Context: one part of a larger RNA
RNA sequence: CGUAUAGGUGGAUGCCUUGGCACUUGGCGCCGAAGAAGGACGUGACUAACUGCGAUAAGCUACGGGGAGCGGUAAAUACGCAUCGAUCCGUAGAUUUCCGAAUGAGGAAACUCACUAUGUUGAAGACAUAGUAUCUUUACACGAAUAAAUAGUGUAUCGAGGGGAACCCGGAGAACUGAAACAUCUCAUUAUCCGGAGGAAAAGAAAGAAAAUAUUCGAUUUCCUAAGUAGUGGCGAGCGAACGGGAAAGAGCCCAAACCGUUUAUAGCGAUAUAAAUUGGGGUUGAGAACUGCGUAAACAUUCGACUUUUAUAGUUGAACAAUCUGGAAAGGUUGGCCAAAGAGAGUGACAGCCUCGUAAGCGAAAUGAAAGUGAAUGCGGCAGAGUUCCAGAGUACCACAGGACACGAGGAGUCCGGUGGGAAUACAAGGUGGACCAUCACCUAAGGCUAAAUACGACCAAGUGACCGAUAGUGUAUAGUACCGUGAGGGAAAGGUGAAAAGAACCCCGGGAGGGGAGUGAAAUAGAAUCUGAAACCAUAUGCUU
Numbered sequence: 001c002g003u004a005u006a007g008g009u010g011g012a013u014g015c016c017u018u019g020g021c022a023c024u025u026g027g028c029g030c031c032g033a034a035g036a037a038g039g040a041c042g043u044g045a046c047u048a049a050c051u052g053c054g055a056u057a058a059g060c061u062a063c064g065g066g067g068a069g070c071g072g073u074a075a076a077u078a079c080g081c082a083u084c085g086a087u088c089c090g091u092a093g094a095u096u097u098c099c100g101a102a103u104g105a106g107g108a109a110a111c112u113c114a115c116u117a118u119g120u121u122g123a124a125g126a127c128a129u130a131g132u133a134u135c136u137u138u139a140c141a142c143g144a145a146u147a148a149a150u151a152g153u154g155u156a157u158c159g160a161g162g163g164g165a166a167c168c169c170g171g172a173g174a175a176c177u178g179a180a181a182c183a184u185c186u187c188a189u190u191a192u193c194c195g196g197a198g199g200a201a202a203a204g205a206a207a208g209a210a211a212a213u214a215u216u217c218g219a220u221u222u223c224c225u226a227a228g229u230a231g232u233g234g235c236g237a238g239c240g241a242a243c244g245g246g247a248a249a250g251a252g253c254c255c256a257a258a259c260c261g262u263u264u265a266u267a268g269c270g271a272u273a274u275a276a277a278u279u280g281g282g283g284u285u286g287a288g289a290a291c292u293g294c295g296u297a298a299a300c301a302u303u304c305g306a307c308u309u310u311u312a313u314a315g316u317u318g319a320a321c322a323a324u325c326u327g328g329a330a331a332g333g334u335u336g337g338c339c340a341a342a343g344a345g346a347g348u349g350a351c352a353g354c355c356u357c358g359u360a361a362g363c364g365a366a367a368u369g370a371a372a373g374u375g376a377a378u379g380c381g382g383c384a385g386a387g388u389u390c391c392a393g394a395g396u397a398c399c400a401c402a403g404g405a406c407a408c409g410a411g412g413a414g415u416c417c418g419g420u421g422g423g424a425a426u427a428c429a430a431g432g433u434g435g436a437c438c439a440u441c442a443c444c445u446a447a448g449g450c451u452a453a454a455u456a457c458g459a460c461c462a463a464g465u466g467a468c469c470g471a472u473a474g475u476g477u478a479u480a481g482u483a484c485c486g487u488g489a490g491g492g493a494a495a496g497g498u499g500a501a502a503a504g505a506a507c508c509c510c511g512g513g514a515g516g517g518g519a520g521u522g523a524a525a526u527a528g529a530a531u532c533u534g535a536a537a538c539c540a541u542a543u544g545c546u547u
Base pairs, nucleotide, nucleotide: 001544002543003542004541005540007539008538014532015497016496019469020468021466022465023464024463025462026461027460028458029457030163031162038099039098040097041054042053043052045077049073050072060093061092062091063090064089065088069081070080071079104113105112106111114132115131116130117129118128119127120126134160135159138156139155140154141153142152167198168196169195170194171193172192178185182234208217209216221248222247223246224245225244231239232238252450253449254448255393259281260280261279262277263276264275265274266273267272288390289389290388291385292384293383294382300379301378302377303376304375306374307373308372309371310370311369312368313367315363316362317361321336322335323334324333325332337354338353339343345357346356347355398422399421400420401419403417404416405415408435430445431444432443433442434441484491485490504531507518508517509516510515
């Protein structure tokens, strides 16, 4: 340097999958002072860990389901339970130590120390049970400096506090980056932080949109389109609508005021007048009140120890195959059958429609929940005329200045929002809008409020799918936020496979043991627990050649 070995080592590759990843459909969508989320410590006959549970502690009670075994992972031993129905599954309860918002005070979480009432006791002490945080709402009582009062204090009462995957609304708010540098601009009204709510949130019944089209439309939201258009833009990089059209879904309402009352206060002899009120009726915009005439119903909303139906949370019925051959084993081959509203799938000693679990199609609830409908109760609730009088949201609209939001960077810059300073009109002789502004014309009625559905998301539950992964992949985890590292915030692994079945090798031999040789099991032991397959590097042995 070769060749060989049923060699060693090593753990690639192949095959497998308990675990992941992505998505679809449906459900469900908050928990918490009645003490949550999350933990500490306990709890078993024996118990280190996980799981369950809480001093009633791998559990207690009731009601349903179920039907032969059972005492979790997890074997073995012991002791028990069970057809007088256990274990197990579902529903509703009971118990639920200590910490934690943690709430009697304190505290270095899972600990320490109190006070009040009641009970046990003859009494003290000790023990047991209950209560005792703060802020807020309402009520009552007490009550300063200081006379009335107010501040304040106390008691009772309602509520709050903390947690949660994303989604939603509001407030604060970057930079890297892009512009091939960079400053307006962009990234971005993003990340991040704070506040708040719900199962959705927000928006929402016109001081609207429009006016090419039309006898114009008629709350909001979402999708498709309009359209990368109109625009905007160191007219750079980029940003980027709306009207209209088509779909989904559809739902509209309530106050304030005018007017009529009630109560209280003041004035007055009184009738009455005025003012206030957390006050009753009335009333809510193509109009309303006052006035005139007719009329008392339908519809709608909310609630429910009501009824019905459907449905969720356990379950249950469920068709049809044998022989023979090979083999360790038949589901494979051969031969002959059968079922099918079921030939989805999984398992079974190799590949099973007819072996098992299932599947198609049906059936089912004592208890609790949900939806729809019916019913009841309550609330709400009518039409016409006339056009005389009254009412219709003020430091508001609007203007100026400097900003922000609108696709729109101050622009010809309308519209919307708040800051500072000024500051109207009062309903057809008022006001706002139609992209500066003015006129005409058109549309609408601000300065109060509520509103389901179509929409967003997925912590959670169920069913399913994959030209997704298959153990250096797929989640960080085939489980682990473990081991380990760090004072800490935090960082963070590795690790799967005997066999169909432990049948896991009795017994004998060598050895201190480890390990091995026989024997035995098995289809196989070069499947022997360091266990499937078992590549390469590397090592050993044997041998050849070369120096």